The prediction has a mean pLDDT of 82. The part of an RNA shown here (small-subunit ribosomal RNA, 5' domain) has 535 nucleotides and comes from an uncultured bacterium. Rfam family: Bacterial small subunit ribosomal RNA.
Context: one part of a larger RNA
Formats: sequence, C1' cells, structure tokens
RNA sequence: GAUGAACGCUGGCGGCAUGCCUAAUACAUGCAAGUCGGACGGAGGGAGGAUAGCUUGCUAUCGGACCUCAGUGGCGAACGGGUGAGUAACACGUAGACAACCUGCCCCCUGGCCCGGGACAACCUCUGGAAACGGAGGCUGAUACCGGACGGGCAGGAGAGGGGCAUCCCUCUCCUGUGAAAGGCCCUGCAAGGGGCCGCGAGGGGAUGGGUCUGCGGUGCAUUAGCUAGUUGGCGGGGCAGCGGCCCACCAAGGCGACGAUGCAUAGCCGGCCUGAGAGGGCGGACGGCCACAUUGGGACUGAGACACGGCCCAGACUCCUACGGGAGGCAGCAGUAGGGAAUUUUCGGCAAUGGGGGAAACCCUGACCGAGCAAUGCCGCGUGAGCGAAGACGGCCUUCGGGCUGUAAAGCUCUGUUGCGGGCGAAGAGAGGCUGCGGGAGGAAAUGCCCGGAUCAGGACGGUAGCCCGCCAGAAAGCCACGGCUAACUACGUGCCAGCAGCCGCGGUAAUACGUAGGUGGCGAGCGUUACCC
Repeated sequence: GAUGAACGCUGGCGGCAUGCCUAAUACAUGCAAGUCGGACGGAGGGAGGAUAGCUUGCUAUCGGACCUCAGUGGCGAACGGGUGAGUAACACGUAGACAACCUGCCCCCUGGCCCGGGACAACCUCUGGAAACGGAGGCUGAUACCGGACGGGCAGGAGAGGGGCAUCCCUCUCCUGUGAAAGGCCCUGCAAGGGGCCGCGAGGGGAUGGGUCUGCGGUGCAUUAGCUAGUUGGCGGGGCAGCGGCCCACCAAGGCGACGAUGCAUAGCCGGCCUGAGAGGGCGGACGGCCACAUUGGGACUGAGACACGGCCCAGACUCCUACGGGAGGCAGCAGUAGGGAAUUUUCGGCAAUGGGGGAAACCCUGACCGAGCAAUGCCGCGUGAGCGAAGACGGCCUUCGGGCUGUAAAGCUCUGUUGCGGGCGAAGAGAGGCUGCGGGAGGAAAUGCCCGGAUCAGGACGGUAGCCCGCCAGAAAGCCACGGCUAACUACGUGCCAGCAGCCGCGGUAAUACGUAGGUGGCGAGCGUUACCC
C1' cells in the first nucleotide's frame, strides 16, 4: 500500500459499489417458465336481441357477441439464474485447421402446397385404489398420425469436363433406388374467384450458435522411476452430425518416459485485480468470456439443440404421507430457516425501463432485471459552525509559589443556514408499440393488409423520491489510538520484579517520560486501533 474481511471502542448525512471466503450441510413456506381459442374437438358461464305466456315486469324457450377452463396440438422449457464440488485435461488462453461436421427461430433466392386414409385424448358408461394414479368399453376433431403423386434432393453405378493439398474436391448428362407438405385469419364478391397477413414443405446461399482436431503456454513433490493390454499401429466393419481404438473381429508388437512418463498432493481457467520504478511476486471475490456440476452414482428418451438445476427411468443415502398394499421429495434460483462459523442482508415493490419466452395482436409470464430495505463492509463527498473577542475569567493540572499551561479556547457580541426541522412546488428516466383521425406511396379491379410522414389520447415500481422555493434555530451531530528508542508527542500522582506492558530492543525490585490514572501533547478523524492474509 491492499482486503468480499473480522474483533474492540465510537458513530451525523449523502452518492456509488459490495455483502456465507466456513457445511457442494439439511431444508418449513411462498414465488423463480410459460404462452397461443387467429391449429382442434368440447365443457361451463353469458349481455344486447327474438318468440310465447301474461298478474306490464316476471317466467319459459330460442339465440349467441364475449369470457373462462381441462384436454389434443405448436413453440418455449437446452436461454436466462446459481455454484466451484470435480477437473493438471485440448478444461482454459492464444494461434491455426475441418477436402471430416451440424445449426430451430432470423435474412436472401428458386420453384411448390395435389389426392386419400385410419386413429386417439377430451367427452359418455362401467370399474380398481386410502392416496398417488389408473383399467375396460363407446364416440369425435386438427397445423396430431399414416399412405400415394409430380418435382428437386440424397445414395449407388456409368460417362464427360475442370481443379486441388495426400486421402480427394467441384460441375454437367443418363440409369436404378429412396422420396415432401397444412392450414388459420382478414378484405372484396350473391357465388365462383381474386387480393392480403401469418404459417407449411423441398432446394441453394447467408448469418448466428455449436462440434471436432492441432502447435504453443500457465504447479508442487524424484523422500513418486519406471508406466501401458484396446495398450500402440494396421486391415475390415459397426456406430456417429462427423473424424477417430469411439466400439468390435483379425493381424503385427508396439506406444510413453530424467526435455520428468506414471503416481501422490493441490487447483476451475482467462480478461483481469493487488503490489512493485520495473523485472517479478501474490490472487482469480464483484463485472465479462469459457468450462464443469445440480442430493450421490448410472442410463437413455424427446428434440435443431440435453444425456437436461425447478424432465423421465434405475440404484444408494436421507426426509415426509399411508388405510401397510403403496406413494411423494431434491433451494449450488429469489427471499427465508436450522446448523457450522470470527463472519456475510428483506420470507420487500414493480414489470415503468432494458432483455427474454409465447402470441397476428391486445396482452400474458419473467425473484433475469429495475428499484427499495438492512450493514461505516469499502471508496468518494459534506457537516458537527464562521468572524470579533483578555497580556488572558472560573475550573483543572503543574510550580522554583514569582508564576506557567489549558487558551481566543470559553463566556459575550455580530453573522451564516450546508446539513437538520416545518411547509410548498415537483421531475428526467417515455418513445416505441397501442387507441382514434389525417396525408402520401408500391401493388391490386377494389378493399383489407403493407411502407413512409405527421397529429391526438393513455401509460412510472422507484416516488410526492431527486431537485427547487419559503420559513426557523448555533440550535440535533466527535471520537479513537499513541506519547522510552525505532516514531511525531511529557509532567504529576499511585504501584514497588507486585499489578501490569510489549512489534523488536526491552520496561516494573520506593522519585518509572515504558505499568495504572490525571493534566498536557502528537496523529488520524465518522472513524480510530487490533488481528489475519498478500506485495
């Protein structure tokens, strides 16, 4: 000098940050991932309205704007958020490679969306179970599922041309095989049809995200010296998005190592942070990138993407429910609890902003995020008053008894009003999207829709906050450590090798500037000391 600090004493305010470093211990409770009715069949509610009866304000029926809901289906749930256990490894960093790969949503281009079929939830009936959850029969829809077609694509074969970097790569033609789709809403129209928006399928390209491979780099122990059987390589195959001993059969006997293999220990890595003139040393908390993990271990399913924190299955430990037959759970998400510990916060507000998911949209969801709360934990800023005021009050302390110090300090007088208190005004963060009008444009028969411009209205958790204005009072705001030398700051009394101090040297045994107290002084100041750790 520095800290994610803690402890002791003390403590006025604001801004900005930061806040379980230990038990990757166990978790009560709430919330943290949904959304779409403009994909689909249904269920419930239901306004205006219509009809009938009439005791003219009720009843019944029809109708159905609109609202809600479980289910089928789609997209999302692989992001965002947490943690650092494991990992000494292509995990990370850096520089490259893929002629060995994938990529939903998004963008551009090309040409399509035809004809059919059978189911299954919901629902109804019956039925098992304490529950969790089922079973059987019957009905039904779709952008759910299946079959067929033209076409492209892909695979194999044949031929031609071109290229490279070794395996090879690219283009064209023919044959064989394989082989796609889905609709919804709006406008116009009597209709047929036409137009628009969102989707669907195939192909080519892009963008983004990922996967794999390689050189080099970053650690302690040699009181770890040998390690290795899918081991090292080949041939053939399987598998994968793809390369590969990734896996398998066979063949060969290799491969690594003092340039430190193997083993053990420790550790997430980096941008960076601290220190230092630098070289270097130490660290990896907040923020950003990558990785790994999600009670422990294993496994796959779905999917563009997972071997999946708030998905599934199995096994283990643990907890809970049970009618004992059987079931339920996983905070290293945000709060919060217990425990551990020297030690680390609210079971808060809001989706207003930014961002994300769904939706045509309105909008819904979002403990991401934005804010507020707590903590002097840190950094920065401000205040606790300012000027005048005696050769100098009182008190205190010291004294050579003359006096000295506290000390312009106080009192007193004159001001100021930061902050505070009271009152008032009161933001920026909010222009996008949306509502309602208007003008223009491309296309189109027109309209809807689309694009551009402009107007209007509503929309803020923080928050009646920040800020500003008015009024009032010096009123409400100073401590902590040290004073032997190092090291800035000295006397008195008490104590008497006691009580105690101490970072080192060392103080204390009757005049202690070193212990304790007081006065004084020095240092820093809403802090000051101590401890721990790093340079």
The full RNA is in RNAcentral, with records from ENA and SILVA.